Formats: sequence, C1' cells, structure tokens
RNA sequence: CAGUGGUAAGGCGAUGAAGCUCGCCUAAACCGUCCCCGAGGACUAAUGGCUUCUGCAGACCA
Repeated sequence: CAGUGGUAAGGCGAUGAAGCUCGCCUAAACCGUCCCCGAGGACUAAUGGCUUCUGCAGACCA
C1' cells in the first nucleotide's frame, strides 16, 4: 500500500429540527428533474415515508 473477515459504535437517504418507521453503507452509502455535445437555460421540494415544529410562498377571515 492492497485484499478479505470480525466486533463496537456510527453514518447516509437533493435545504432546518424532533419522534416513529423503512432502506442503504463500512470508506462507502449520498450529491433532484428536463432540454443541451458542452456552455447555458427551465422546474419541483424543507420528509426515503408518516406526524409535529420552524422557515418560505399563495389565498381567505378577524
């Protein structure tokens, strides 16, 4: 330095936090969609999923 295996703990799932749950990873998991050779342009969304809070956007009422 490279490969393999085990243990403990953990990490990740396109923008924040908490709980539950699912999946994935062991140095990887992960790093949105469309058009486009590229450059560049357009668009959705605070979730992997559910609930709640915060932030943002729109409408209505007091």
Fluoride riboswitch aptamer (crcB RNA motif) from an Actinomycetes bacterium, 62 nucleotides, folded computationally. Lineage of the source: Bacteria > Bacillati > Actinomycetota > Actinomycetes. The model forms 100% of the base pairs in the Rfam consensus. Model confidence (mean pLDDT): 77 of 100.